A computed fold for a 479-nucleotide part of an RNA from Viscum album, annotated as small-subunit ribosomal RNA, 5' domain. The full RNA is in RNAcentral, with records from SILVA. The prediction has a mean pLDDT of 85.

Context: one part of a larger RNA
RNA sequence: GAUUGAACUCAUCCUUGGCCUGCUUAACACAUGAAAGUCGGACGGGAAGUGGUGUUUCCAGUGGAGGUCGAGUGUGUAAUGCAUAAGAACCUUCCCUUGGAAGGGGAAAAACAGCUGGAAACAGCUGCUAAUACCCCAUAGGCUAUGGAGAAAAAGGAGGAAUCCGCCCAGGGAGGGGCAUGCGUCUGAUUAGCUAGUUGGUGAGGCAAUAGCUUACCAAUGCAAUGAUCAGUAGCUGGUCCGAGAGGAUGAUCAGCGAAACUGGGACUGGGACACGACCCAGACUCUUACAGGAGGUAGUAGUGGUGAAUUUUCCGCAAUGGGUGAAAUCCUGACGGAGCAAUGUCGUGUGGAGGUAGAAGGCCCAUGGGUCGUGAACUUCUUUACCCAGAGAAGAAGCAAUGACUGUAUCUUGGGAAUAAGCAUCGACUAACUCUGUGCCAGCAGCCACGGUAAGACAGAGGAUGCAAGCGUUAUCC
Numbered sequence: 001g002a003u004u005g006a007a008c009u010c011a012u013c014c015u016u017g018g019c020c021u022g023c024u025u026a027a028c029a030c031a032u033g034a035a036a037g038u039c040g041g042a043c044g045g046g047a048a049g050u051g052g053u054g055u056u057u058c059c060a061g062u063g064g065a066g067g068u069c070g071a072g073u074g075u076g077u078a079a080u081g082c083a084u085a086a087g088a089a090c091c092u093u094c095c096c097u098u099g100g101a102a103g104g105g106g107a108a109a110a111a112c113a114g115c116u117g118g119a120a121a122c123a124g125c126u127g128c129u130a131a132u133a134c135c136c137c138a139u140a141g142g143c144u145a146u147g148g149a150g151a152a153a154a155a156g157g158a159g160g161a162a163u164c165c166g167c168c169c170a171g172g173g174a175g176g177g178g179c180a181u182g183c184g185u186c187u188g189a190u191u192a193g194c195u196a197g198u199u200g201g202u203g204a205g206g207c208a209a210u211a212g213c214u215u216a217c218c219a220a221u222g223c224a225a226u227g228a229u230c231a232g233u234a235g236c237u238g239g240u241c242c243g244a245g246a247g248g249a250u251g252a253u254c255a256g257c258g259a260a261a262c263u264g265g266g267a268c269u270g271g272g273a274c275a276c277g278a279c280c281c282a283g284a285c286u287c288u289u290a291c292a293g294g295a296g297g298u299a300g301u302a303g304u305g306g307u308g309a310a311u312u313u314u315c316c317g318c319a320a321u322g323g324g325u326g327a328a329a330u331c332c333u334g335a336c337g338g339a340g341c342a343a344u345g346u347c348g349u350g351u352g353g354a355g356g357u358a359g360a361a362g363g364c365c366c367a368u369g370g371g372u373c374g375u376g377a378a379c380u381u382c383u384u385u386a387c388c389c390a391g392a393g394a395a396g397a398a399g400c401a402a403u404g405a406c407u408g409u410a411u412c413u414u415g416g417g418a419a420u421a422a423g424c425a426u427c428g429a430c431u432a433a434c435u436c437u438g439u440g441c442c443a444g445c446a447g448c449c450a451c452g453g454u455a456a457g458a459c460a461g462a463g464g465a466u467g468c469a470a471g472c473g474u475u476a477u478c479c
Stems, first nucleotide, its partner, number of pairs: 001479001004476001006475003010471001017347003021342002028305003032302002038064002042062002045059004073259001081185002084182002087179001090177003095173006103137004112127006156165003186232003193223002198220008235257004239250004262283005285296004313339001315338003321335001322333003352382004362373004386420001387416002390413003396406001423468005428449001430447001434463005444451001
């Protein structure tokens, strides 16, 4: 000098202007609300209403597809990660595309009804019932290398109809994911040896798939001074900051990848999880209880306590973009779009313009002549960006029409009147800017050199000056 997710001092809060950013510390504990619902055009029922036969609305349950996305965090991780390059032994809901098939039958169990247990959470028994829920038979350019044998699919709904939507099998694609390889990826040798499923093989198992992934047997390997192992620290990257570059530092916001979801385990469902707002077990903590037992998880959003130098509203809306569901209308969406708070940063505007010397009064200095603050003020005149009042009023809406949270916002026009708007630090050298008074090695200053012991340009005050400016300076940080 430049930088910052900064904090603090004084000051400004004029335009609350535009665009960003905002718990870096305790992955500490959390009151309260809402953050993942949807489909009656899959199904049997129930309820409400309408009223003169057309039907409408809502719902617990069965059943679908979705809660695996989106959102947040920085715990772990030094390689099961990331970055880059090149792969082979794989899977893939939804989407696109191609070719086929949708024939016949059956048995249940929720809801419901009755009964019962429990303080509650909830649970049990008996009986009835529908389906795009479940099962069986037949059927297949598919699978098991071929052959054979064997196993193995299906569902309907809406409509007057045309037709539309959906279901099953198989091939291809797109996008997504799993796996494996090379190279790169912080510090320490005051860590030198490490390894027993460890390294390889055969058989078997297992997986969507390769593989000591698992297991039995056999061999005794494999890694390491080009740093194994151990220990410490740390999410990685695109990027960001500094620098002429080489390079150093860093990884907030935004974007990609990975990890964990109170702590530690586990599987279920599913195309996909070993699942933040799902389940089971254990633990700590909190709440509740009729003491038998139950309920909970903000590292989602807002908010509370706490830690800390330090970080916001328990706001509005689904109008836009995107997502889930649905044939659709819708419905849901603390994603998102917005508003609020904070000079946290950055960019921009203003705080007036022109004229005006009796160089007024006053302050300060003085060699007592004067000099300086200073055209500065007063005064004259002009303007109105912002401001105030009143009126008009968008774009963002994707177009037959309707639909705007923001918002009567941005913006425009009439009128009003200089009116309402400047501070902070410094002035010995580095370093732009000097005198007086007070103090007297005291009080104090200080980044370094240093200053102060009676004439201090270095302390304190005053006048003046310099720098930056709605900020200025200090502290911290990195280059």